[in-house]
Molecule: transfer RNA
Organism: Actinomycetota bacterium
RNA sequence: GCCCCCAUGGUGUAGCGGCUAGCACGCGAGCCUUUCACGCUCGUAGGGAGAGUUCGAGUCUCUCUGGGGGUG
Numbered sequence: 001g002c003c004c005c006c007a008u009g010g011u012g013u014a015g016c017g018g019c020u021a022g023c024a025c026g027c028g029a030g031c032c033u034u035u036c037a038c039g040c041u042c043g044u045a046g047g048g049a050g051a052g053u054u055c056g057a058g059u060c061u062c063u064c065u066g067g068g069g070g071u072g
Base pairs, nucleotide, nucleotide: 001071002070003069004068005067006066007065010025011024012023013022018055026044027043028042029041030040031039048064049063050062051061052060
């Protein structure tokens, strides 16, 4: 240089174009307990950037950025 893959809360991940973005862990509060832990309930916080397509984009297209793999 060329080719392929990935990017979603603090972390790991899911998501036939209809999203009010799900789950687990974490964190906070409450209940329980003599206390802690466990358990239960509630809460917390998220689409890498820019454009395009569409009535509607996390999802499709392009460019860029960052990461990983392959190859001369």